[in-house]
Context: one part of a larger RNA
Molecule: large-subunit ribosomal RNA, domain IV
Organism: Bacillota bacterium
RNA sequence: CCCUCGUUAAGGAACUCGGCAAAUUAACCCCGUAACUUUGGGAGAAGGGGUGCCCCGUGUACGGUUAGGGAGCUUUACGCUUCCGAAGCCCGAGGGGGCCGCAGUGAAAAGGCCCAAGCGACUGUUUACCAAAAACACAGGUCUCUGCUAAGUCGUAAGACGAAGUAUAGGGGCUGACGCCUGCCCGGUGCUGGAAGGUUAAGAGGAGGGGUUAGCCGUAAGGCGAAGCUCUGAAUCUAAGCCCCAGUAAACGGCGGCCGUAACUAUAACGGUCCUAAGGUAGCGAAAUUCCUUGUCGGGUAAGUUCCGACCCGCACGAAUGGCGUAACGACUUGGGCGCUGUCUCAACGAGGGACCCG
Numbered sequence: 001c002c003c004u005c006g007u008u009a010a011g012g013a014a015c016u017c018g019g020c021a022a023a024u025u026a027a028c029c030c031c032g033u034a035a036c037u038u039u040g041g042g043a044g045a046a047g048g049g050g051u052g053c054c055c056c057g058u059g060u061a062c063g064g065u066u067a068g069g070g071a072g073c074u075u076u077a078c079g080c081u082u083c084c085g086a087a088g089c090c091c092g093a094g095g096g097g098g099c100c101g102c103a104g105u106g107a108a109a110a111g112g113c114c115c116a117a118g119c120g121a122c123u124g125u126u127u128a129c130c131a132a133a134a135a136c137a138c139a140g141g142u143c144u145c146u147g148c149u150a151a152g153u154c155g156u157a158a159g160a161c162g163a164a165g166u167a168u169a170g171g172g173g174c175u176g177a178c179g180c181c182u183g184c185c186c187g188g189u190g191c192u193g194g195a196a197g198g199u200u201a202a203g204a205g206g207a208g209g210g211g212u213u214a215g216c217c218g219u220a221a222g223g224c225g226a227a228g229c230u231c232u233g234a235a236u237c238u239a240a241g242c243c244c245c246a247g248u249a250a251a252c253g254g255c256g257g258c259c260g261u262a263a264c265u266a267u268a269a270c271g272g273u274c275c276u277a278a279g280g281u282a283g284c285g286a287a288a289u290u291c292c293u294u295g296u297c298g299g300g301u302a303a304g305u306u307c308c309g310a311c312c313c314g315c316a317c318g319a320a321u322g323g324c325g326u327a328a329c330g331a332c333u334u335g336g337g338c339g340c341u342g343u344c345u346c347a348a349c350g351a352g353g354g355a356c357c358c359g
Stems, first nucleotide, its partner, number of pairs: 001354008010345002014343001019340001027051005036041001038177001052099005063090003068084006074077001100104001112338007119330002124136002140175007152161003178325004183255003188252002190248005197243003203237002208232005215224003256274005283317001284314001295311005
């Protein structure tokens, strides 16, 4: 010096990104417990008090239970509520008196607490070895597919799962308890439905054209050229799809600009104009979203880029890629307070084990 542990004057978070770590708290009994709330909870809220030893009352007092009795109620029943209540049984000092000390649970083990906000409803799940979370899941909601040889999935197939189920079922997508809600746009993309017209493949069809040549013409070179074979091939017929027509946003998605206007100023309920498929409703808002920004005002502090409450100029919130609330819950995140402490002022001593030095 390092590791693990113990103790510490005065102070008590001044440490630090941050109370990280440590300390505090802790058992049992009694008293007593707020906001809020989904009436369950919140609650072990919080916060107080008690705890030793000796003696007496001892199988006793108090208490509990109830045979029985009284009162009330009505569905007059083996009913309900309430009061009194013997014996028996159960429980076992909570009462009285005394003693000692500053202090009497234990000493192996055993919540620190409160306030405010964010996120996620919750219990759960997860990156085996840097992340446990506001991520995943979840009951619940909704859309969609599927009529049973179901849809869907695995497999070349046979076949299997789905399911020995049958639409209150099963598959897929999104959302994510609960409460209040979920606005406008179908022009684009997707999906569903439609079928008049346009386009359209293979196929069918075969007008026409080419090659070959038996033959014919020609002295010859060569020319013409049937049938057959062969190469090609125009009309015409013809499905889905696409074009087209409609529906559909808890489908993918989208939800404006400029100018003017009120008798101070400012602002603009109001008006004009351009564009659009339609121009963001409710609610929320410097937010896990705000660049400018430490916005401005208020609160908390002596002092506050964080925090809380407001404002709204939302660079660039917004309604199941859900919006806004919300009791309970959380080894979650943020801010504050009380308590407590070697985190610190500022370090010291001790125990055990190492490192290191000498032999």